[in-house]
RNA sequence: AGAGUUUGAUCCUGGCUCAGGAUGAACGCUAGCGGCAGGCCUAACACAUGCAAGUCGAGGGGUAACAGGGAAAGCUUGCUUUCCGCUGACGACCGGCGAACGGGUGCGUAACGCGUAUGCAACCUACCUUUAACUGAGGGAUAGCCCAGAGAAAUUUGGAUUAAUACCUCAUAGAACCUUUAGGUCUCAUGGCCAGAUGUUUAAAGUCCGGCGGUUAAAGAUGGGCAUGCGUGACAUUAGCUAGUUGGUGAGGUAACUGCUCACCAAGGCUACGAUGUUUAGGGGGCCUGAGAGGGUGAUCCCCCACACUGGUACUGAGACACGGACCAGACUCCUACGGGAGGCAGCAGUGAGGAAUAUUGGUCAAUGGAGGAAACUCUGAACCAGCCAUGCCGCGUGAAGGAUGACGGCGCUACGCGUUGUAAACUUCUUUUGUACAGGAAGAAACACUCUGACGUGUCAGAGCUUGACGGUACUGUACGAAUAAGCAUCGGCUAACUCCGUGCCAGCAGCCGCGGUAAUACGGAGGAUGCAAGCGUUCUCCGUAUUUAUUGGGUUUAAAGGGUUCGUAGGCGGGAUAUUAAGUCAGUGGUGAAAUCCUACAGCUUAACUGUAGAACUGCCAUUGAUACUGAUAUUCUUGAAUUCACCUGAAGUAGGCGGAACAUGACAUGUAGCGGUGAAAUGCUUAGAUAUGUCAUAGAACACCGAUUGCGAAGGCAGCUUACUAAAGUGAUAUUGACGCUAAGGAACGAAAGCGUGGGGAGCGAACAGGAUUAGAUACCCUGGUAGUCCACGCCGUAAACGAUGAUCACUCGUCAUUGGCGAUACACUGUCAGUGACCAAGCGAAAGUGUUAAGUGAUCCACCUGGGGAGUACGGUCGCAAGAUUGAAACUCAAAGGAAUUGACGGGGGCCCGCACAAGCGGUGGAGCAUGUGGUUUAAUUCGAUCAUACGCGAGGAACCUUACCAGGGCUUAAAUGCAUAUUGACAGAUUGGGAAACCAGUCCUUCUUCGGACAAUUUGCAAGGUGCUGCAUGGCUGUCGUCAGCUCGUGUCGUGAGAUGUUGGGUUAAGUCCCGCAACGAGCGCAACCCUUGUCCCUAGUUGCCAGCACUUCGGGUGGGAACUCUAGGGAGACUGCCGGUGACAAACCGGAGGAAGGUGGGGACGACGUCAAGUCAUCAUGGCCCUUAUGGGCAGGGCUACACACGUGCUACAAUGGCGAAUACAGAGGGCUGCAAACCAGCAAUGGCUAGCCAAUCCCUUAAAGCUCGUCGUAGUCCGGAUCGGAGUCUGCAACUCGACUCCGUGAAGUCGGAAUCGCUAGUAAUCGCGAAUCAGAAUGUCGCGGUGAAUACGUUCCCGGGUCUUGUACACACCGCCCGUCACACCAUGGAAGUAGGUUGCACCAGAAGUAGGUAGUCUAACCCUCGGGAGGACGCUUACCACGGUGUGGCUUAUGACUGGGGUGAAGUCGUAACAAGGUAGCC
Repeated sequence: AGAGUUUGAUCCUGGCUCAGGAUGAACGCUAGCGGCAGGCCUAACACAUGCAAGUCGAGGGGUAACAGGGAAAGCUUGCUUUCCGCUGACGACCGGCGAACGGGUGCGUAACGCGUAUGCAACCUACCUUUAACUGAGGGAUAGCCCAGAGAAAUUUGGAUUAAUACCUCAUAGAACCUUUAGGUCUCAUGGCCAGAUGUUUAAAGUCCGGCGGUUAAAGAUGGGCAUGCGUGACAUUAGCUAGUUGGUGAGGUAACUGCUCACCAAGGCUACGAUGUUUAGGGGGCCUGAGAGGGUGAUCCCCCACACUGGUACUGAGACACGGACCAGACUCCUACGGGAGGCAGCAGUGAGGAAUAUUGGUCAAUGGAGGAAACUCUGAACCAGCCAUGCCGCGUGAAGGAUGACGGCGCUACGCGUUGUAAACUUCUUUUGUACAGGAAGAAACACUCUGACGUGUCAGAGCUUGACGGUACUGUACGAAUAAGCAUCGGCUAACUCCGUGCCAGCAGCCGCGGUAAUACGGAGGAUGCAAGCGUUCUCCGUAUUUAUUGGGUUUAAAGGGUUCGUAGGCGGGAUAUUAAGUCAGUGGUGAAAUCCUACAGCUUAACUGUAGAACUGCCAUUGAUACUGAUAUUCUUGAAUUCACCUGAAGUAGGCGGAACAUGACAUGUAGCGGUGAAAUGCUUAGAUAUGUCAUAGAACACCGAUUGCGAAGGCAGCUUACUAAAGUGAUAUUGACGCUAAGGAACGAAAGCGUGGGGAGCGAACAGGAUUAGAUACCCUGGUAGUCCACGCCGUAAACGAUGAUCACUCGUCAUUGGCGAUACACUGUCAGUGACCAAGCGAAAGUGUUAAGUGAUCCACCUGGGGAGUACGGUCGCAAGAUUGAAACUCAAAGGAAUUGACGGGGGCCCGCACAAGCGGUGGAGCAUGUGGUUUAAUUCGAUCAUACGCGAGGAACCUUACCAGGGCUUAAAUGCAUAUUGACAGAUUGGGAAACCAGUCCUUCUUCGGACAAUUUGCAAGGUGCUGCAUGGCUGUCGUCAGCUCGUGUCGUGAGAUGUUGGGUUAAGUCCCGCAACGAGCGCAACCCUUGUCCCUAGUUGCCAGCACUUCGGGUGGGAACUCUAGGGAGACUGCCGGUGACAAACCGGAGGAAGGUGGGGACGACGUCAAGUCAUCAUGGCCCUUAUGGGCAGGGCUACACACGUGCUACAAUGGCGAAUACAGAGGGCUGCAAACCAGCAAUGGCUAGCCAAUCCCUUAAAGCUCGUCGUAGUCCGGAUCGGAGUCUGCAACUCGACUCCGUGAAGUCGGAAUCGCUAGUAAUCGCGAAUCAGAAUGUCGCGGUGAAUACGUUCCCGGGUCUUGUACACACCGCCCGUCACACCAUGGAAGUAGGUUGCACCAGAAGUAGGUAGUCUAACCCUCGGGAGGACGCUUACCACGGUGUGGCUUAUGACUGGGGUGAAGUCGUAACAAGGUAGCC
C1' cells in the first nucleotide's frame, strides 16, 4: 500500500465483501513447562453456612468463666467441694475512641454528576502539630448486681441498691458569641483587617504524680461543604415551557450563601446558539484503532459520584440521613405454643437460578496499611500468599551432527520403470534445557519489645546484641541417569501462501464475496502431498481501520444520488479605498495548573522477555500576566470606483381595465337544387325525399387571432401574439450632478405560480375526459369512426403541483478567437469601424467518466443558500401542518438484493432509414398438393418391428441395393481365455482328419487313425495367470470427415496515429465491379487468408503421330473401308496458338470503368467443373474409422437355426405412371454419346408367343460383345368415350438367380381392368443448349430400381422492373438486447413463507392533573398526665418527658388525560419464492413515440 464483485468488453459513479489490529471473551480440536497479569459483561435475581469492626481494666462498678494463692469442710492423704477479688486476667454492663475508613456494585443520574479553571470578604474540620492560658468547688442519678413478675421466643415490667474520664449546678474568662460605639487601614461590591471601650452569656476529669489526659482560644495541616466560567449523548415525526415560577423586602432556617422555607409586593424567567418532553447512559485519568484529524469504548489499576431488599424518615456524632445502626410502610423468606417475632452477601468464600460464559465455603497477620491501647497486644476475607482456568502477554522445550542401497510402507504417474514422502527413518556419534532421583538452600527482617553501652538528663535519642517468615524446604545451586517425558490446528478455485488421486453426481454438501456440485469437481467427502501458524490453531460476536463511503484535514449536485418552480425579504453569514484609536480574535514571552499510574526516551532489577523500578520528556488543555499590532473585529473621521438617485432618449407578444375588427366554424331563416351526404385501410353507426350534402343572401352566438413570424422580442419564473385607448411597471443607452458602502446572499417568512381539479354565479361556437353506438380483434372496457356531458371561456375565491428543464441556484471578478442577430450611442449613411447591454452558432486553452462545455462555462477564484450519500421497500406508513375535497408538505422502519446506475464501444436486432445483389419477387415454362403405385419418415402395432438423421441444413438420408448372410433387433437351444497372437506355469502325446448316432444347426457323444528327434528339445493339445472382445453409454470429453450460412465478399494482422479505455483508423468517403474488383481521395502505410488467375473439361485453328480409328483421290471387291494403299479429312492424344477491354468512337474527374462498334470460332469471368476465408449452429457422426472416461466379463462377449428390419386405422416428404388426339396402337425407317465385360460380356444359329433356354464364334477390348438408341420421320387406325386412354389389383401358367423365393425377389405370357377426365388452401424448380421432353449406360449386385451417378438426342418461353415477400452485403440510426427479438420485460389473479400498516378492543409500563388518605419522623401548638439535679416563701416555679393536635410527607386509593409496549377477529399494501393462469404495457417508429 490494496484486492474481488455490475459489462460481451470499457471508463466512471456506487454499494457489498476480504486481507490488518484489538477483546474481561465464548465454542470446536489439541495440549510439555515456567514467569507476569486477568477471571459473573447475563438476574441491582434469591440466598443455607462460616468469617469480614472492634478495642481500652493505665476511665468505672465489679467477678460469670480460666489460672495462681489463701482459708474451711469432706474423706479413698491427694483428690473433691465450699468460701475469700488477694493476684494474673476478664464474660456481660456503664464510659471513651472507632464503627462515616477500608471492601463491593453501577440501580439511579444528561446533572455543577463529572472534567478543567477560578472563587468563598458566605463556611465546617475529631484524631495530629505549634503557641498561650486554665484544670477550683459541689450535687443528683443510672446500667450492672440482687429480689419479684410477663412471655413459646424475641424481649420486657416493677422494686431495692451502687460507681465513673457518664450527667448536672456554681466559680473563674486575657478568648469566643451577641449589643452599643469612637479611630486607623485596605478591597471589584456587599465589605474586610487592626488595635480599643461598654454590657450580657458560656469551661474543665481524673490519675500509679513521671507524664498522659481534660478545657478555652489562635494558627497550621488534613478532609470536606458551597458558588461560578467553559466542556460533557440521541430524537424537532418533542416548539413552546414555567406560580416558589423570576426578582425584591422582611422573617425563619443552615456550618455557610441562596426561594432553602414562609408572609407581602412586582411580573417576571428560559427558548431555534434548541427550552420543555421522550429515550439512552455513572463521569474522568485512560484503553483499542488510526499517518493524523477522528471513531469506538469506560473490565482490571487510580480519582470523583451514586447506591446498599424497595420507598420514606430522622437520631447519634467532628463527620451519616449511615452496606454488616435505628424507626415506619411494602414485597419476599424463615421461626412460632398463632398471641407474636426474626432477616437483608451490589464484603470474602460458597449455593441455587439465569446464561455461550467467569475460580477455593484455602493459609497468614511474616510484610504493607488501618482501629483501639501507655504498651504488650487484640482485631483486620483490607492486604500478602497459595489453589483452579492456555483467558491473555512473554520466555523455554519437544533434540543436534553425520548418514543414499535415496530402504520398507504409503501416494501418484506417460507404469517391466520413475517421481514424492525424504536425510526423513534405520544406524553412528554428541548434548542434557526440560524431566526423574538425591543433596544443599535463600532474599523478602526494617522495626516494636527486651538486654547492654553512650549522650542529654531519670525519659528521649544514638549504637550493639537478641527475637519474629504464611508463602516454603518454595525460588535457586550441585550431582547422577538417559533422546530419554513432550505437536497440534487450520488451510490449499480467485482474493490468498499451498495440487493431485479416489468417491459422489444440482444429491450429499461447501460458501467471507464472487461462486462451486447436473459422471473426468485443484471449490463437496476421504487419502497422499503441500502451505501457514505453533502449545496453540481455527470459528463466532463486537470495535476501529481499509472507507476521501458524512469529506475540518478530505467529496459532490447538466446526464450517475443530489439546485429549492420563481422572486422579495427577516435573523444569520460574508463584505470597497484611506487615516487614527483600541487590543476582542491572532502571535510571542513568563507564571500557575494539567494527581499518580498509563504512552514515549534513557538507565537499572528479575539468567532473557513479558513485568517492575528510577529519572527525564510529554500531557497538544485551562487560567493569569506582560508585550506585538500586519490581518479580522470595535470606535471615530473621511473617499468614490460598488450600490442608488436625477435628466434626456429609446425598446418590447411586459402587466391590468375598456372599446373596436375581419376570416373561419356552428346555428337559425329564406332561396336554388336533388339523392345521396359523411366517414374509413375497408366499412358501419350517424344525417337525408318531413328535401340533407352543395350553393347564395341575411341574422345570431361564442371562442381563437392566418399572413407578418424569425435561430426575433419582453417578463423573476409561470408565461405573453388582431387593432386601439387609459393606467402601471421595467430593461437598455447617453450625460452631468447628488448620497456616500447605503452592498451580496438568504434558514424560517411573504408574494407570485402552467395544466388539471374544487366552490358560487354566468357563458357555451368549436374541441372534448366520462358515457353511448359503430368498427377492428381470439378478446378490445383501446388505438379508428359517429355522437357527446363535465371541462375548456368570464368574474370572484381555493388548490400550490409539472420532464415548473438550460434536467445547469444567486452575486462579483478574471480568462484566446470567428460569424450572425436585437436595442441604443458615435450629427447624417443599405458603407465602415468602435462601444454598451442582450440573443444565437462554431471553436482554443482549460475542465469533464465520457457525451460535451467553452466570456450566456460545466474554466480560474470569492461569498451565501439549497440539496445528495447503494438499489428496492417508498415519496409509502404513522404523527404533525395546510386544504371544502382531491390532495399537498414534512417524512421513516422492519424486511430484501449484490447489485441498481451514467457515458461511451463492438455486435445483434428493428412491423428505422439509404445504397446494392440473388430464379428473391415480377414476367414465363413445367411441376407438387387430388388418383394408383414405389420409396423414406412419423405414429400405431409387435417377442422384435435394431440403430442413427428431425425447420431451412431429417424424411429414394447413412443404405451405391435387408429372402439366408448382411444384422447390430427378438424368442429358443448351446460356448466361457473364448474367433487371432504372445509369454510364463503345469500336464499329456495328442490335435487334425475320416466315420457313426442324436439334433433345426451350432454342438454333444462314440469308433478308427494316432507325432518328430541329433534325446538337448521341437511341435501340438489341455489347465492356470496376464494380456481379449463389446454396433454397450457419452458427438455435451474428442480427432478425422461432413452439412449450412455461401462461391456470400468478406475476415484479419504489423507498424504508425487517435482515444484514459473498450476500441477506432486502415476496411469509411466519391465512382466502379460478379467481387474489399479497380481508380481517386484520405493519418495512414503496407501485408495475410478469401475474390480473380494458375488446374481439368468443352468450343476454333495449327504442329506431331497414324492402330484396333479414318477413306478424298487410285486399284481390287463377295459391295461390308472388306482388301491393297493413303496420312489428306473425321477422330484419337500429346504439344502449341488464340481473348488482353488489345483496337476505334462516345461517356467519365486527364482515372478506374461503362456503352457501342470492328475484327474474330469465341468479347468483356466464352460455357461447365474442381476449388468453400475468419467463423456460426455445444449442427451431424463414438454405428465407417480412431480415441479419453465410464460400464459388461458363464455376458452387454462369441457361435447356430428360425423370425424381424417388408407389420398397417392413419399422417407427411420424395418420386414413377397417368388422366390422353402435340395422343394411344400397328407397320416401316434414320441419327448418338458415354460407359462396362473372364466367377464376365456374349454375336450368329436353333427352340419357345415371351421371359428364357440350348449350342458355340469373338473379346482381358478405338479390334469382339452388351448395342435394335428413343423421341423423330412416313403410312394406317382410333374420334372424345372412363375409351383401342390408364394401368393398379387379383386369378392362372411360367422363366431366371440362388442351399433356399412361404413370410419376402425380379421377369414373361394369358385373363382381370381399380382410382384417375389436370387436381383446394398452399407450394417447388428453372434465365439457354437452360427448362421441358426422349431414350442409353454404369456403380452396388448371385438375383432384386420408378432411386442414385453419368451420357447424349430434340429443344423453348420470359425478365417492364426492384414497390412488395424471402435471404444476403454495406453505411447510418435507435436500443432497457449480449443465451443477442425464439431477446428483454410489466401488472392482476392463484399458492407458500416473511416482516410491516390499519382495526372493535384487551392487557401491561410510565407520567401529568384533581381529590381522598396519611405510618414513622421533624417543626409548631398544647386544655391532659408525669417529672432527680436549678430556684423556692416548700405552696410551687423554671425546665423536661409522655399524650393530644396542626403543618409537611412515603406507601396506598379514586377519577381523568398523555406517552409507550405487547396482543387482536378481520383487513391493506409490500417483499421473497427453477419451470402456474391471463394478457403484452415498456425497450426498435416496440407496431397508437415515450415520459412527467
This is a predicted structure of a 1492-nucleotide RNA (small-subunit ribosomal RNA) from an uncultured prokaryote. The RNAcentral record of the sequence draws on ENA. It matches the Rfam family "Bacterial small subunit ribosomal RNA". The coordinates come from a structure-prediction model, not an experiment, and the mean pLDDT is 83.